[in-house]
RNA sequence: UCUUAUCCAGAGCGGCAGAGGGACUGGCCCGAUGAAGCCCGGCAACCCCUUGCAUCUCACGCAUGAGCGGAGGUGUAUAAGGAAGGUGCCAAAUCCUGCAGGAGCAUAUCCUGAGAGAUGAGA
Numbered sequence: 001u002c003u004u005a006u007c008c009a010g011a012g013c014g015g016c017a018g019a020g021g022g023a024c025u026g027g028c029c030c031g032a033u034g035a036a037g038c039c040c041g042g043c044a045a046c047c048c049c050u051u052g053c054a055u056c057u058c059a060c061g062c063a064u065g066a067g068c069g070g071a072g073g074u075g076u077a078u079a080a081g082g083a084a085g086g087u088g089c090c091a092a093a094u095c096c097u098g099c100a101g102g103a104g105c106a107u108a109u110c111c112u113g114a115g116a117g118a119u120g121a122g123a
Base pairs, nucleotide, nucleotide: 001123002122003121004120005119006118007117012040014039015038016037020030021029022028024098026096027095041090042089043088046086047085048082049081050080051079052076053075054074055073056072057071058070060069061068062067094116099113100112101111102110103109
């Protein structure tokens, strides 16, 4: 950089540390009743593990008609469970927004899609 899945759930009144932080824009927020960062703790379940299911293969076994069993491969974000390991995450929907379209009297408000961003997995 490309592909793809997900992004309205969840997560500490702990220790160190000291002023910043929420990607960017414009907002709006959080912060000395302590920000970032580090440690511990936690959440979740993408990869992963077990089982199931689907499907494919077989110089395997039993049957012989086309079945049952066994072994192995692949798939399963609409299956069930797990959490040792690899990431990730732990204010607010990805805090809202930025482009296009729609509902609306509307500069209110709301809806849909795209873009941007984040994370995982693969290349």

Predicted 3D model of a 123-nucleotide RNA (SAM riboswitch aptamer (S box leader)) from Aneurinibacillus aneurinilyticus. Rfam family: SAM riboswitch aptamer (S box leader). For this family Rfam cites "The S box regulon: a new global transcription termination control system for methionine and cysteine biosynthesis genes in gram-positive bacteria" (Grundy and Henkin, Mol Microbiol, 1998). The prediction has a mean pLDDT of 80.